Predicted 3D model of a 1478-nucleotide RNA (small-subunit ribosomal RNA) from Sphagnum jensenii.
Lineage of the source: Eukaryota > Embryophyta > Bryophyta > Sphagnopsida > Sphagnum.
Its Rfam family is "Bacterial small subunit ribosomal RNA". Gene Ontology terms of the family: structural constituent of ribosome and ribosome.
The sequence is in RNAcentral, with records from SILVA.
RNA sequence: AGAGUUUGAUCUUGGCUCAGGAUGAACGCUGGCGGCAUGCUUAACACAUGCAAGUCGGACGGGAAGCAUCCUAGUGGUGUUUUCAGUGGUGGACGGGUCAGUAACGUGUAAGAACCUGCCCUUGGGAGGGGGACAACAGCUGGAAACGGUUGCUAAUACCCCAUAGGCUGAGGAGCAAAAGGAGGAAUCCGCCCAAGGAAGGGCUUGCGUAUGAUUAGUUAGUUGGUGAGGCAAUGGCUUACCAAGGCGACGAUCAGUAGCUGGUCUGAGAGGAUGAUCAGCCACACUGGGACUGAGACACGGCCCAGACUCCUAUGGGAGGCAGCAGUGGGGAAUUUUUCGCAAUGGGCGAAAGCCUAACGGAGCAAUGCCGCGUGGAGGUAGAAGGCCCACGGGUCAUAAACUCCUUUUCUCAGAGAAGAAGCAAUGAUGGUAUCUGAGGAAUAAGCAUCGGCUAACUCGGUGCCAGCAACCGCGGUAAGACAGAGGAUGCAAGCGUUAUCCAGAAUGAUUGGGCGUAAAGCGUCUAUAGGUGGCCUCUUAAGUCCGCCGUCAAAUCCCAGGGCUCAACCCUAGACAGGCGGUGGAAACUACCGAACUGGAGUACGGUAGGGGCAGAGGGAAUUUCCAGUGGAGCGGUGAAAUGUGUAGAGAUCGGAAAGAACACCAACGGCGAAAGCACUCUGAUGGGCCGACUCUGACACUGAGAGACGAAAGCUAGGGGAGCAAAUGGGAUUAGAUACCCCAGUAGUCCUAGCCGUAAAUGAUGGAUACUAAGCGCUGUGCUUAUCGACCCGUGCAGUGCUGUAGCUAACGCGUUAAGUAUCCCGCCUGGGGAGUACGUUCGCAAGAAUGAAACUCAAAGGAAUUGACGGGGGCCCGCACAAGCAGUGGAGCAUGUGGUUUAAUUCAAUGCAACGUGAAGAACCUUACCAAGGCUUGACAUGCCGCGAAUCUUCUUGAAAGAGAAGAGUGCCCUCGGGAACACGGACACAGGUGGUGCAUGGCUGUCGUUAGCUCGUGCGGUAAGGUGUUGGGUUAAGUCUCGCAACGAGCGCAACCCUCGUGUUUAGUUGCCAUCAUUUAGUUUGGAACCUUAAACAGACUGCCGGUGAUAAGCCGGAGGAAGGUGAGGAUGACGUCAAGUUAGCAUGCCCCUUACGCCCUGGGCGACACACGUGCUACAAUGGCUGGGACAAAGGGUCGCGACCCUGCGAGGGCAAGCUAACCUCAAAAACCCGGCCUCAGUUCGGAUUGCAAGCUGCAACUCGCCUGCAUGAAGCCGAAAUCGCUAGUAAUCGUCGAUAAGCCAUUCGGCGGUGAAUCCGUUCCUGGGCCUUGUACACACCGCCCGUCACACUAUGGGAGUUGGCCAUGCCCAAAGUCGUUACCCUAACCAUAAGGAGGGGGAUGCCGAAGGCAGGGCUAAUGACUGGAGUGAAGUUGUAACAAGGUAGCCGUACUGGAAGGUGUGGCUG
Repeated sequence: AGAGUUUGAUCUUGGCUCAGGAUGAACGCUGGCGGCAUGCUUAACACAUGCAAGUCGGACGGGAAGCAUCCUAGUGGUGUUUUCAGUGGUGGACGGGUCAGUAACGUGUAAGAACCUGCCCUUGGGAGGGGGACAACAGCUGGAAACGGUUGCUAAUACCCCAUAGGCUGAGGAGCAAAAGGAGGAAUCCGCCCAAGGAAGGGCUUGCGUAUGAUUAGUUAGUUGGUGAGGCAAUGGCUUACCAAGGCGACGAUCAGUAGCUGGUCUGAGAGGAUGAUCAGCCACACUGGGACUGAGACACGGCCCAGACUCCUAUGGGAGGCAGCAGUGGGGAAUUUUUCGCAAUGGGCGAAAGCCUAACGGAGCAAUGCCGCGUGGAGGUAGAAGGCCCACGGGUCAUAAACUCCUUUUCUCAGAGAAGAAGCAAUGAUGGUAUCUGAGGAAUAAGCAUCGGCUAACUCGGUGCCAGCAACCGCGGUAAGACAGAGGAUGCAAGCGUUAUCCAGAAUGAUUGGGCGUAAAGCGUCUAUAGGUGGCCUCUUAAGUCCGCCGUCAAAUCCCAGGGCUCAACCCUAGACAGGCGGUGGAAACUACCGAACUGGAGUACGGUAGGGGCAGAGGGAAUUUCCAGUGGAGCGGUGAAAUGUGUAGAGAUCGGAAAGAACACCAACGGCGAAAGCACUCUGAUGGGCCGACUCUGACACUGAGAGACGAAAGCUAGGGGAGCAAAUGGGAUUAGAUACCCCAGUAGUCCUAGCCGUAAAUGAUGGAUACUAAGCGCUGUGCUUAUCGACCCGUGCAGUGCUGUAGCUAACGCGUUAAGUAUCCCGCCUGGGGAGUACGUUCGCAAGAAUGAAACUCAAAGGAAUUGACGGGGGCCCGCACAAGCAGUGGAGCAUGUGGUUUAAUUCAAUGCAACGUGAAGAACCUUACCAAGGCUUGACAUGCCGCGAAUCUUCUUGAAAGAGAAGAGUGCCCUCGGGAACACGGACACAGGUGGUGCAUGGCUGUCGUUAGCUCGUGCGGUAAGGUGUUGGGUUAAGUCUCGCAACGAGCGCAACCCUCGUGUUUAGUUGCCAUCAUUUAGUUUGGAACCUUAAACAGACUGCCGGUGAUAAGCCGGAGGAAGGUGAGGAUGACGUCAAGUUAGCAUGCCCCUUACGCCCUGGGCGACACACGUGCUACAAUGGCUGGGACAAAGGGUCGCGACCCUGCGAGGGCAAGCUAACCUCAAAAACCCGGCCUCAGUUCGGAUUGCAAGCUGCAACUCGCCUGCAUGAAGCCGAAAUCGCUAGUAAUCGUCGAUAAGCCAUUCGGCGGUGAAUCCGUUCCUGGGCCUUGUACACACCGCCCGUCACACUAUGGGAGUUGGCCAUGCCCAAAGUCGUUACCCUAACCAUAAGGAGGGGGAUGCCGAAGGCAGGGCUAAUGACUGGAGUGAAGUUGUAACAAGGUAGCCGUACUGGAAGGUGUGGCUG
């Protein structure tokens, strides 16, 4: 310090997530030691038991016990020690616990004045004289107990009175008010009282700081102040009476919810954020609520009284209790320890002291809860052991790791010694026989946890197969998972490691440091103005802010730093210190501010001009529309894509004249004007608001912004009254459609218009708040000035104000903005903080309503967005091409048959191919074989390969059985090489490795192929510009079949494609001349034979064509058009040749191949069957339907092929298929072989025929072991459908289509009408590119990128989740009013009682009890407010597997979309009206 995640990729905005640190933690697995810390965060829930506050006999009387002693010897006295309860003193107000309450003078900090203070310190005084009781105790007595009652006795440092007083009160006279003794032989010591001061502690007051909500805006009656009185230690409404009406609040009162505060702690670079365990300071509380008493101090944790809840005892009459002290128990909970030792230390209480008490404290125990330290051994050790895992089978790795050798002993065990902490002479140690030291023993007692897809260090194997599971995020898992579970290995940390929870950081993701608002979330619709914030220039004062110096304080601890102590560290000790806050004090005076005085530049004002749809009111006008009246006229009009509804012979429409009404104002008209915005347009008039320009009169900062507030505010809508021509939501009808609640058409009501009043919203937009200043230019327009030699009008130049375009710097994510800023700065306001839920719910305000304003949460997702890029797509645009259409020719689709497919059937009808790009395809040929399928019969190292052993040569013949495979016999035969052991080949048998599989996966693959497409495209290097994806080049003007060429150009070049090079055909030349050829001369039946090499032909080489030449055109280019010559002319014709890539296209059944599966079978052999089935549907073909024909007789002309397992002539034979004999030919020689259409004759004469040939019968032939299922051919006989084919659709542009025959390929044969070649005859048409289809380039839009077979919206149905409303219901909290009223303080008291003092002895003063008054907790009643839970039913929302219905949006999304509003419809939505361009 960053990283992952939105996209095909990019930049950006923005959220989510991770890596770090921390914890009073918990859970899982594991666990050796020590030191130092820490340990109920939940139920302030309830508590058994024990302990936690006593002490003093030197204040006092008494009881008991022991000891000693005395004599009058007893129930005796005295002394002493211990002890018990009581009176009295002091302490139980400290120490310890907890955080419920408290938003407060509670706390923090800094100040203040009207106070108190036991013990302690200092100082000055004092203690004189009297008196009466009460406990204990004893007697009697009540009660279960707790606890009493009564009579009698008694002491004091207990109580009372008098006196005294440097005190208090009071102006003064005067008044009030103290004391105690004890110990000691004594000195003396300890106490007591008054007063003053100190120290320390406490009470009170004040400034400032101290969290959330405005969906809490008003609150307060002792309330705010005053006076009198009371009360208190003291101020004070603290209390009370009276008077006044104040006090608090937008600088947030009140209310609600939450919370102890701080030093500090955690985190962070810091600013900050979070937190308030342990330690320390303060507050509050002590079962809940109330109350006082005592006291220096309490309204009192281990005191009292009362009420309540709960628990316990009880004799039922009454009593007792309070662990939020230390241990401990139950409960709650994910979770938190021992019913331990000691007062040795430190500290506290009492005491003169000894001492006693002390769960404070010091220690130990438990817990890896945390921090720190140590260890689990060290060195050597390659045969790189065994074993595990992986493997390419070679090896690699665990791994010097182990074993083994040598060494050490921290730790451990045992034994011995043994502390410091102890102070002031001694004594005194819980810890503890601990720490530590010494010796002995032996590597001995001691390693786990998590992770290994990316982030993030670390990888493989087998298992599993969208299952089981993982996962913080992205995401893994559907048969080759580095992501699941296991193993091996690796990485990280280590007595721990992971997970979970929470906090901070990262997060600049609330931004003071340090963010934004044109389009991502975000500028109020606009203006005026209050509070507030900010504010021109000069001078003076003050010193609030500001700055400087000094002083006080901010406890200690902590943090930091230095030094020191435990072996180190954690830990502890000592010393020091920064920053910052608050307060005081002394200075400074620049800036801000304050006081005063000036200025004119900001602002305003008077004056002179000026433009304008600025607003309001009134008057006037013409064109058009509709209606009405009248005339002419006579059949349609109107409307649409096409129609229909509608209207018209009762006279429409058209045309002419007249009348009426309402609404709106053509042209001018404009990136022109005015207004704050909304908005404003015929003309004239009236009064009126604002702006601009000019000159510079006056005022003298009067300014800017503006929370609340107020005003205005399109359209729609609402209320009331008018008005109503046209238009037109709703509505009706007609069309369209699957439907059409729409788009289109015909009608049509609210409304649109006016007046008065509401509403207050729009894409109210420049999606851009207002003001001021500064920062390049250029070109327009509007308004108004200036200038020139000159009056005027132009022109040129120039100033101010406004309004536009282009553009520099700069800014911006980019697009873009750019003196009219989105630049550079200042001031003020408003607003934003992921998407959805939702601008919804609830609450409140406003409104007649519609609704507006304010405005959440639960839940859910990991994205949602912006700009730009490349593609793809568009019922977007432009250009261009192709038998794409058009123009033609011939077909298919109809018939019969052949063949393939689907379907069906079947034991099986093997499998694959399935839009174009499967379907006469794999298959260039299924009777057996093929064959993969079915049935039956058989085999199990196998039909086939390699290795081992045994045996036999191999091989051949015959017989039995069987459907065959096979099984069983008999016989013949003894080969080759040899070192004589054997070996090679072959056959048989055996065991194991293995063979074998047309079993699966073409979505694991190689290779090959199809398709777009023979379309003209696809890319790269360098450079350039862009943040980048990417762009440029490759786009543009021409041109081409072509990214073909050319010109231009931030591009310049290059590659794969195009073209060319290759083959065939077309012309010629040369060479060559057999088996081919024959012009001349001979010859023959015959190029038959001499001969010839001219021709044809054959087959090798070469030539030829290049827009080369001419003209036109074009930019003079590339090219195009025409022409010449030429066999051929603009690619001469045809073929081969297929760029980057796309379709998970096809093929595992051609071959190869990974993985999975089968192994007496999914392998192998064999016989028979099937692949050939047949209501049907489709594809591809053949033959036809006839006269351009059929039949018949005769005649003519090819090319290219094949042939020895072959082609087979001639001859004979058969009607024929064929058969017989047999020559030739390994082929320019022989042969298949006849070419056919065609030509010349003849017959047929338009018919189901002399067309057509299916189907069937009979008889033959051929191949072959075998033609039944299931071959081909021949003859005779039979003679079906069919008379040119609906919708639809295929092919073809020239030697092409069409037509005619011919050859070949492929087991014997062939289901071939197939496929591949060959030649013969030989057309028609192309105006053209609007449309259909496919494609190319450019451009545009996009919400698509699996790319339109895309994306996506709403209703309905189902499931689940959270939530709103809801008749209500049940709790809690709060305040108010009333009733009842405990304890208790303070009062009153005519009743009762009463020791001290007074007394005249009656009584009084004083005190107590009882009664009573005010206040008063709990309780009761009442109506409220807030809040929580729940609720029949109900509303929408969200999420879900592939449901239903439509198709609203994204492209012109097929009616452009969206905003506001109104109506309407199953639903998305539609329509009206105004607005926006996104």